A computed fold for a 111-nucleotide RNA from an Anaerolineae bacterium, annotated as Glycine riboswitch aptamer. It was read from a public genome assembly, where an Rfam model found it.
RNA sequence: ACAGGAAAUCGGGGAGAGACUUUGCAAUAAAAACCGCAAAGCACCGAAGGGGCAAGUCUGGGCUGGCAAGUUCAGGCGAAACUCUCAGGUAAAAAGGACCCGAUUUCAUCU
Numbered sequence: 001a002c003a004g005g006a007a008a009u010c011g012g013g014g015a016g017a018g019a020c021u022u023u024g025c026a027a028u029a030a031a032a033a034c035c036g037c038a039a040a041g042c043a044c045c046g047a048a049g050g051g052g053c054a055a056g057u058c059u060g061g062g063c064u065g066g067c068a069a070g071u072u073c074a075g076g077c078g079a080a081a082c083u084c085u086c087a088g089g090u091a092a093a094a095a096g097g098a099c100c101c102g103a104u105u106u107c108a109u110c111u
Stems, first nucleotide, its partner, number of pairs: 003111002005107009018042001020041006043090003049086001050084003056077009
């Protein structure tokens, strides 16, 4: 000096599932339907966020053992795109979006 870690900002990519039913509002001179918004209902999705756990590890007790250690029970910690569906979402567009790539900055600071 270069490469490898993390975070923030900006740019690019980025899936799934109801154009469902009812009611209300809005719209219209008035009324119905469509479209738009909201609430409720049933069905559904899994990729904001949130909950759950495996190996492993720690603590305590029992058993085996001369020790080292092994084994068993209870409890704590414990990841995800797994799982739950609280939240969120379910035509297109828009918005959101885990995650991935690039740039810049900051932190870490060892190999």